[in-house]
Molecule: transfer RNA
Organism: bacterium
RNA sequence: UGGGGGGUAGUUGAAUUGGUAAAACGCCGCGCUCUGGACGCGGAGGUUCCAGGUUCGAGUCCUGGCCCCCCAG
Numbered sequence: 001u002g003g004g005g006g007g008u009a010g011u012u013g014a015a016u017u018g019g020u021a022a023a024a025c026g027c028c029g030c031g032c033u034c035u036g037g038a039c040g041c042g043g044a045g046g047u048u049c050c051a052g053g054u055u056c057g058a059g060u061c062c063u064g065g066c067c068c069c070c071c072a073g
Stems, first nucleotide, its partner, number of pairs: 001072007010025003019056001027043005049065005
């Protein structure tokens, strides 16, 4: 430099044909327990990498950037 894949909650990671953001772990509270852990119940937590565009509507499509991984040179 060229090609391909990826960036979503603290972490990992889903989201069909564009239809309005899951889940697990972690965290907080309660129950249980002599206490803790485990287990059960509940809760908080997201400008979906950035800037534009298309659309009634964008995590998803288009354009330009930034960063990470793989392949080639």